Predicted 3D model of RNase P RNA and transfer RNA as a complex of 451 nucleotides.
It holds a member of the Rfam family "Bacterial RNase P class A". It is annotated as a ribozyme. Gene Ontology terms of the family: ribonuclease P activity, tRNA processing and dimeric ribonuclease P complex.
Its mean pLDDT, the model's own confidence on a scale to 100, is 78.
RNA sequence: UGAGCAGAGGGUACGGCCGCUCCCGCAAGGGAGAGGAAAGUCCGGGCUCCAGCGGGCAGGGUGCUUCCUAACGGGAAGUUUCGGUGACGAAAGGAAAGUGCCACAGAAAAUAUACCGUCCCGUAUAUUUUUGUAUGCGGGAUAAGGGUGAAAAGGCGAGGUAAGAGCUCACCGCUCCAAUGGUGACAUUGGAGGCAUGGCAAACCCCACCCGGAGCAAGGCCAAAUAGGCAUCGUAGUGCUAAAAAGCACUGGUUCCUGCCCAGAACUCUCUAAAUGAGGCGAUGCGGGUAGGCUGCACGAGAUUGUUUGCAAAAGCAAUCCUUAGAUAAAUGGCCGUACUUGACAGAACCCGGCUUAUACCUCUGCUCAAUAU
RNA sequence: GCCCCCGUCGUCUAGAGGCCCAGGACGCCACCCUUUCAAGGUGGAAAUCGCGGGUUCGAAUCCCGCCGGGGGCACCA
Numbered sequence: 001u002g003a004g005c006a007g008a009g010g011g012u013a014c015g016g017c018c019g020c021u022c023c024c025g026c027a028a029g030g031g032a033g034a035g036g037a038a039a040g041u042c043c044g045g046g047c048u049c050c051a052g053c054g055g056g057c058a059g060g061g062u063g064c065u066u067c068c069u070a071a072c073g074g075g076a077a078g079u080u081u082c083g084g085u086g087a088c089g090a091a092a093g094g095a096a097a098g099u100g101c102c103a104c105a106g107a108a109a110a111u112a113u114a115c116c117g118u119c120c121c122g123u124a125u126a127u128u129u130u131u132g133u134a135u136g137c138g139g140g141a142u143a144a145g146g147g148u149g150a151a152a153a154g155g156c157g158a159g160g161u162a163a164g165a166g167c168u169c170a171c172c173g174c175u176c177c178a179a180u181g182g183u184g185a186c187a188u189u190g191g192a193g194g195c196a197u198g199g200c201a202a203a204c205c206c207c208a209c210c211c212g213g214a215g216c217a218a219g220g221c222c223a224a225a226u227a228g229g230c231a232u233c234g235u236a237g238u239g240c241u242a243a244a245a246a247g248c249a250c251u252g253g254u255u256c257c258u259g260c261c262c263a264g265a266a267c268u269c270u271c272u273a274a275a276u277g278a279g280g281c282g283a284u285g286c287g288g289g290u291a292g293g294c295u296g297c298a299c300g301a302g303a304u305u306g307u308u309u310g311c312a313a314a315a316g317c318a319a320u321c322c323u324u325a326g327a328u329a330a331a332u333g334g335c336c337g338u339a340c341u342u343g344a345c346a347g348a349a350c351c352c353g354g355c356u357u358a359u360a361c362c363u364c365u366g367c368u369c370a371a372u373a374u
Numbered sequence: 375g376c377c378c379c380c381g382u383c384g385u386c387u388a389g390a391g392g393c394c395c396a397g398g399a400c401g402c403c404a405c406c407c408u409u410u411c412a413a414g415g416u417g418g419a420a421a422u423c424g425c426g427g428g429u430u431c432g433a434a435u436c437c438c439g440c441c442g443g444g445g446g447c448a449c450c451a
Stems, first nucleotide, its partner, number of pairs: 001370010012339007020033005035345001039356002042354005047215004052260005059211005064078005079092005093206002098204002100200003115146002117142011154172002157169003173195001174193008219295004229286007238249004250264004267279003288450003302321008340343001375447007384400004392431001402418005424440005
């Protein structure tokens, strides 16, 4: 200098005029006012209601290891394999528990198998090397070679053999065992085994761990209005111990089952009673009414700085700050001037931690490769 | 704001790992029939399966991320 890899930060600034929302103030006036993603709503948590705490079935999610965290499918540090010359990037439980699938092609797609080929034996024919050679037929051996496929039953070399073959041997791979190192995934070393175990689990499934549901239109309070209407469904009525209290049985409850626990004694009339009917109460649907206010709602797993521990994510301690936006048809804008790099993606709606996606332009840090110069 | 569902020829749809470079109906185009039109018959065109990645030998189908569209959720009695 060129090409790249990984990461961090900013993302118009200043001034004037006119407005908008909220707070303080009697008033004049003063103060505060969108983001790194406020987005997608993909995960996790807080908070609220279903009283509360468990166990199981079903269902859902996650999936190398260790750690961080309120929690996570997030993050940090590592392990193995693959890709890249490299900085670096990507992937991840189990296919020797079972079931299923592997189209077409191919002999065979998983209990291996014999299409071509190679070799042996028998037999027939031909023949001027006649215990030979060639061809046909029959029987057998063989997975070395060919061919098919995305994938073909360890690889390669030597020995061996009729031809071959882990049949035997060396090396590599694989499986099992042991020792050592590591918290662990795993690594290294040694020994044994002739090889058993094709692929797919983002197919069912198995294993380990996690998960109750609904969501601020949750929930609480106040006010206004009505046909206070219609239909369907439900409505337990006790028994035992006992003087009573209380207990057990019973019924309901975080939806299927269940343990604790909590709650309940569940109605009125007609009727001797049951059944039935009517009323009341509760649930669902249809119909009807109102579309108002307050709260939840802004101090929090908060921020900044310093320090300690840790490789790091992060945690502890101390000091300082409030950077306090809280709208509800919804405010945060418009115009002018100056400057430059001419300004992108986009706008809160209960609140946080992440992920993902969008983003003009600018700045910085560390590292790699190549070439050149000293 | 929150919660669900759906995207396949112009329109409505079938499909649920290979038999599908995707089938059917209506519509469209050409030809036949008819004096002509309609009806009828024959043939044809028309789909980047919303988009982009991944899993698999192989994806409309399975997984992930985006894009677009649709629906529901107030209170009272």